[in-house]
RNA sequence: ACUGUUAGGGGUGCCUUACUAAUUCAGGCUGAGAUUAAACCCUAUGAACCUGAUGCGGGUAAUGCCGUCGUAGGAAAUUGUUCAUAG
Numbered sequence: 001a002c003u004g005u006u007a008g009g010g011g012u013g014c015c016u017u018a019c020u021a022a023u024u025c026a027g028g029c030u031g032a033g034a035u036u037a038a039a040c041c042c043u044a045u046g047a048a049c050c051u052g053a054u055g056c057g058g059g060u061a062a063u064g065c066c067g068u069c070g071u072a073g074g075a076a077a078u079u080g081u082u083c084a085u086a087g
Base pairs, nucleotide, nucleotide: 001082003080004079006077007043008042009041010040012037013029014028015027016026049074050073051072055068056067057066058065
């Protein structure tokens, strides 16, 4: 550094058509994941995820869509095999 066992943590938005009081179904956009998949991502070398946030700038049909915030504050475990390097 890659990868595995077992255990745990996390998110699931935006828009459009039909019906329409509402819900639901179907489709589109971004993404690893957006109808809980029994999948995806992350586990201290921690931007998975949460708070700040009804934040700020840009852009879009619209949305954390992009950037910033962010050397901010929190946040869930060890261990095995193999390979490389140094002593």
Molecule: TPP riboswitch aptamer (THI element)
Organism: soil metagenome